The prediction has a mean pLDDT of 86. Predicted 3D model of a 256-nucleotide part of an RNA (large-subunit ribosomal RNA, domain VI) from Fermentimonas sp. Taxonomically the source falls in Fermentimonas (Bacteria, Bacteroidota, Bacteroidia, Dysgonomonadaceae). Rfam family: Bacterial large subunit ribosomal RNA. The full RNA is in RNAcentral, with records from ENA.
Context: one part of a larger RNA
RNA sequence: CGUUGGAGAUUUGCGAGGCGCCGACACCAGUACGAGAGGACCGUGUUGGACGGACCGCUGGUUUACCGGUUGUACCGCCAGGUGCACCGCCGGGUAGCCACGUCCGGGCAAGGAUAAGCGCUGAAAGCAUCUAAGCGCGAAGCCUACCUCCAGAUUAGAUCUCCCAUUAAGGGUGGUUGUAGACGACGACCUUGAUAGGCCGCAGGUGGAAGCGCGGUAACGCGUGGAGCCGAGCGGUACUAAUAACCCGUUCGAG
Numbered sequence: 001c002g003u004u005g006g007a008g009a010u011u012u013g014c015g016a017g018g019c020g021c022c023g024a025c026a027c028c029a030g031u032a033c034g035a036g037a038g039g040a041c042c043g044u045g046u047u048g049g050a051c052g053g054a055c056c057g058c059u060g061g062u063u064u065a066c067c068g069g070u071u072g073u074a075c076c077g078c079c080a081g082g083u084g085c086a087c088c089g090c091c092g093g094g095u096a097g098c099c100a101c102g103u104c105c106g107g108g109c110a111a112g113g114a115u116a117a118g119c120g121c122u123g124a125a126a127g128c129a130u131c132u133a134a135g136c137g138c139g140a141a142g143c144c145u146a147c148c149u150c151c152a153g154a155u156u157a158g159a160u161c162u163c164c165c166a167u168u169a170a171g172g173g174u175g176g177u178u179g180u181a182g183a184c185g186a187c188g189a190c191c192u193u194g195a196u197a198g199g200c201c202g203c204a205g206g207u208g209g210a211a212g213c214g215c216g217g218u219a220a221c222g223c224g225u226g227g228a229g230c231c232g233a234g235c236g237g238u239a240c241u242a243a244u245a246a247c248c249c250g251u252u253c254g255a256g
Stems, first nucleotide, its partner, number of pairs: 001153001005164007015150004021049007033038001051107001052105004059100004066093005071086006111145003118138004171249004175191005196242003199238005205231003212225005
């Protein structure tokens, strides 16, 4: 942009894609078979591997805007306390998120249809015979369906329900705050009749005991105040800040 007014919701499925794997053990049964040694088909049950899907409560990773320790150097006038740089300087941990090495799973099944090789029935040509010439049946992890996902740009543009506007509209877009979305568009939430983001407050969670001061020690340092101080993304609350204001498109053909 189209689908011939517009909005929301629910759908049909032309068509497309995905899935499709394999083992072990037990029963049947030490049966059939076999002199014995050995040892089944068919059918049934149990349990695994790999693959697949989803998720982050557990375990374990990552966690460069979290916390702590520490080296060198420069600076903040000095002390103390800090900051920059050195691969995040190095090291120890680590929330959310994203993950697998973690967890869960109802996935492969079952079933139907048409078949391949193959096996047959009936049966002539050819008084016989013959699965084939007419006709009929069985028969694969393969084919079609079944199961999962997408799908009306399926221009053949479908269907159903509800509502709105023909009183310059209904409605849509631009703009802003944004995230469960994201390369950009797009998609979702919100825009004061407001919790959309930030801030602030509380909680969870992380780190692991701040600074200052006091006490002890010559000192390094230790102890106390005090599970302290600091604290990204998580959960909840709160209009303090910012979502102000406005503009553009859209009216003829909808068919009563």